Transfer RNA from a Candidatus Bipolaricaulota bacterium, 72 nucleotides, folded computationally.

[in-house]
RNA sequence: GGGCGAGUAGCUCAGCGGGAGAGCACCUGGCUUACAUCCAGGAGGUCAUAGGUUCGAGUCCUAUCUCGCCCA
Numbered sequence: 001g002g003g004c005g006a007g008u009a010g011c012u013c014a015g016c017g018g019g020a021g022a023g024c025a026c027c028u029g030g031c032u033u034a035c036a037u038c039c040a041g042g043a044g045g046u047c048a049u050a051g052g053u054u055c056g057a058g059u060c061c062u063a064u065c066u067c068g069c070c071c072a
Stems, first nucleotide, its partner, number of pairs: 001071007010024004018055001026042005048064005
């Protein structure tokens, strides 16, 4: 330098153009002598960035950035 894949909650990841989600973690309450487990509830989002298409974009298109793999 070229090709491919990935970027969504603190972490790991789903998400078929119309409601942004799960598990774990965190907080509160219950349970317990206490902790853990368990039960109930809660908080937490620049969907990498910019632009475009569309009535409507996490999703489609373009460019850029970061990470990984392959080729040279």
It matches the Rfam family "tRNA". By type it is a transfer RNA. Its mean pLDDT, the model's own confidence on a scale to 100, is 84. It was read from a public genome assembly.